[in-house]
Context: one part of a larger RNA
C1' cells in the first nucleotide's frame, strides 16, 4: 500500500503480493577491449571441365572459441534474521586500507621456461575429463638497477593526555616493470631501424572518492525471568589483520556483569520521514533517500584494491530434473510470468532517444538500472454529462377529507454553446555542452565557428477546422443520535441495528412505491491509527 457491495464519461501525476524469505516452465537482466596465438563457413566472382568437380580471389584476418586485461563487490531484489556499536547523532584512530581517477618525483635494463587454442588418440550416455605433440603475450617468472619506501641499529630536533607522533639524518639488509600497443615522420625491395607524439607499465610522496575499527548517549514488551559467565574478567608472551583488541593460543592471577534491569522469553530490519494532534504527545517505517541483514537451508574458503561474493567455487542437506543406474544438472528475495496461499495487488510490452552505469583512444557494444507505453477509480488533483428562456402548471405516477395536493421549469418546445466526443488537418519541446566531418585558435588538457545526424514515448501531447445536445450518473440514509415523511405490504413473522432499541393488525425503525436529505463519478460496509 486496502478489500468487499452497488455504480462508472475523461485527463494529469502517484501508486499497486501487507499472506506462502512458499515452489517455479519459458525469455531475458554482465559484458567489453589498437594485449595476444590460431581463424572459418554461407553467398559472390574467375580459371579448367560436356559435367559431377578441382584450384584460386573476395567474404575476412570478419564471425565463433580460446590466452590476457578491465568490469562483474556497482546497479537491481527482499525484510526472514538481528535488541546489536545494527541504526541515529556526536566524537577518535598516534591502530588502518583505498582498482579505476588528479598532482608530483624517478625509473621502465638483461634473459628464461610453460601453458591454453589447436592437432593426435583415449574414456563417458550426459555433464564432461585424461594423455602425447606444437605455439604466443600487457600471461608467468629469473637477474639487474634501488630512494623521500620497508625492516634493523643509533644519536639530534621539536611536540603531544598517552601508547607515542613529526621531522632532517648515520649504517646494515631487502623490495619493481610491459625497451609493450597505436598514429605520424624518415629509411628500406622487405623484415625491420630511427626520430616525434598519444596511451600503457613501476616504485614512492600526496589528494580525492570509498570504507575497515572503537567510543559516549539514545533505541520495545514481560519480574508471573533474579541472578548470569570459564575465554569468562584482566596480565604476560606469542600467533593472525589493512589495523586495535581472548579475534585465536600458552602460561599466570580470580576475576566480570546484575534491581540505574544483568541473565532468560516475546516481538521488530533501523533513520530522514509518514498520520494525527494547539502543543506535548501517540501510532507508525509502504512508496522515495541513507544504512544494515541476506540470496533454497547450514557450512567455508579461493581470486581480488574490494566477497567470504543474488545471476562465481567446494562441502553437506532437503527439493526438483536428466539418466544408458555408473553418474549429472539446477536455485526468479533481478524484470516480466506460472502455480500455490489469499479478502487481496499489474504485461511473458518498447527502447537505449534521454539521465546513469561498463569496457574503449574512439566508433561503439552492453545495460528488465532507467526513461516510456499497458492494466487497476487503489489514491489525491482537474474537468464534464449542457446553458438560457418555458404553465396558476401537460401526460404519468404518488398522496388525498376527491376541493385538490406534490414530483416541478421539472419534461415537451423555443433559442444558444461545444468543454468533452467523433471525423479531417498541421503538429511539439524534451537534443545538446552529445555523435561525425570541415575550418580557425590554442596547444598535454581544450575553445569557437559552420553543416550533417540521432526521439523508445509518437503522428502522443498541443492547435485548427467540421458535426451534432449530441458520447457520459449514481450511491447511501431519512425513529433518536443526525440533514430528510408519507402510503401500502407484513403482523414478536421476514426482518432491522453503531449505541438506545423497532416488529406481537394503522411500524415516519422491516419490505416496496412516491417524496425528501447528504455526497457525487463516485457512494456505502468493513478493517485500522490518531
Nucleotide at each position: 500500500g486496502a478489500a468487499c457491495g452497488c455504480u462508472g464519461g475523461c485527463g494529469g501525476c502517484g501508486u499497486g503480493c501487507u499472506u506462502a524469505a512458499c515452489a517455479c516452465a519459458u525469455g531475458u537482466a554482465a559484458g567489453u577491449c589498437a594485449g595476444g596465438g590460431a581463424g572459418a563457413a554461407a553467398g559472390g566472382g574467375a580459371u579448367a571441365g560436356c559435367a559431377a568437380u578441382a584450384u584460386c580471389c573476395c567474404a575476412a584476418g570478419u564471425a565463433c572459441a580460446c590466452c590476457g586485461g578491465c568490469g562483474a563487490a556497482c546497479g537491481g531484489g527482499u525484510g526472514a534474521g538481528u535488541a546489536a556499536c545494527a541504526c541515529g547523532u556526536a566524537g577518535g584512530c598516534a591502530a588502518c586500507u583505498u582498482a579505476c581517477c588528479u598532482u608530483g618525483u624517478g625509473g621502465a635494463c638483461g634473459g628464461g621456461g610453460a601453458u591454453a587454442a589447436c592437432c593426435u588418440c583415449g574414456g563417458g550416455a550426459a555433464a564432461c575429463c585424461g594423455a602425447a605433440g606444437c605455439u604466443a603475450a600487457u600471461a608467468c617468472u629469473c637477474g639487474a638497477u634501488a630512494a623521500u619506501g620497508c625492516a634493523g641499529c643509533g644519536g639530534c630536533a621539536c611536540u603531544g593526555c598517552a601508547u607515542g607522533a613529526u621531522g632532517a639524518u648515520g649504517u646494515u639488509g631487502u623490495u619493481a616493470a610491459a625497451a609493450g600497443c597505436c598514429c605520424c615522420g624518415a629509411u628500406g625491395c622487405a623484415a625491420g631501424u630511427c626520430g616525434g607524439g598519444g596511451u600503457g607499465c613501476c616504485a614512492c610522496a600526496a589528494g580525492a572518492u570509498a570504507g575497515g575499527c572503537c567510543u559516549g548517549c539514545g533505541u520495545c514488551c514481560c519480574a508471573u525471568u533474579a541472578g548470569c559467565u570459564c575465554g569468562u574478567u584482566g596480565g604476560c608472551g606469542g600467533g593472525g589483520u589493512a589495523a586495535c583488541g581472548g579475534c585465536c593460543c600458552a602460561c599466570c592471577a580470580a576475576g566480570g556483569c546484575u534491581a540505574c534491569g544483568a541473565u532468560g522469553g516475546g516481538u521488530a530490519g533501523c533513520u530522514g520521514g509518514u498520520c494525527u494532534g494547539a502543543g506535548a504527545g501517540g501510532a507508525u517505517g509502504g512508496u522515495c533517500a541513507g544504512c544494515c541483514a541476506c540470496a533454497c537451508u547450514g557450512g567455508a574458503a579461493c581470486u581480488g584494491a574490494g566477497a567470504c561474493a543474488c545471476g562465481g567455487u567446494c562441502c553437506a542437506g532437503a527439493c526438483u530434473u536428466c539418466u544408458a543406474c555408473g553418474g549429472a544438472a539446477g536455485g526468479c528475495a533481478g524484470c516480466a510470468g506460472u502455480g500455490a496461499g489469499g479478502a487481496a495487488u499489474a504485461u511473458u510490452g518498447c527502447u537505449c532517444a534521454a539521465u546513469g552505469g561498463g569496457c574503449g583512444a574512439a566508433a561503439g557494444c552492453c545495460u528488465g538500472a532507467a526513461g516510456c507505453a499497458g492494466c487497476g477509480a487503489c489514491g489525491c488533483c482537474g474537468c464534464g454529462u449542457g446553458a438560457g428562456g418555458g404553465a396558476c402548471g401537460a401526460a404519468a405516477u404518488c398522496c388525498g377529507u376527491u376541493a385538490g395536493g406534490a414530483u416541478g421549469u421539472a419534461a415537451a418546445c423555443c433559442u444558444c454553446u461545444u468543454u468533452u466526443c467523433c471525423a479531417a488537418g498541421g503538429g511539439a519541446a524534451g537534443a545538446a555542452u552529445g555523435u561525425c566531418c570541415c575550418g580557425c585558435c590554442u596547444a598535454u588538457g581544450g575553445g569557437c565557428g559552420g553543416g550533417a545526424u540521432u526521439g523508445a514515448c509518437g503522428g502522443u501531447a498541443c492547435c485548427u477546422u467540421g458535426g451534432g445536445a449530441a458520447u457520459a450518473a449514481g450511491c447511501a440514509c431519512c425513529g433518536g443520535c443526525c440533514a430528510a415523511c408519507u402510503a401500502c405490504g407484513u403482523g414478536c413473522c421476514a426482518g432491522c441495528a453503531g449505541c438506545c432499541g423497532c416488529g406481537g393488525u394503522a411500524a415516519u425503525a422491516c419490505g416496496u412505491a412516491g417524496g425528501g436529505u447528504g455526497c457525487g463519478a463516485g457512494c456505502g460496509u468493513u478493517g485500522u491509527c490518531c
The part of an RNA shown here (small-subunit ribosomal RNA, 5' domain) has 530 nucleotides and comes from an uncultured bacterium.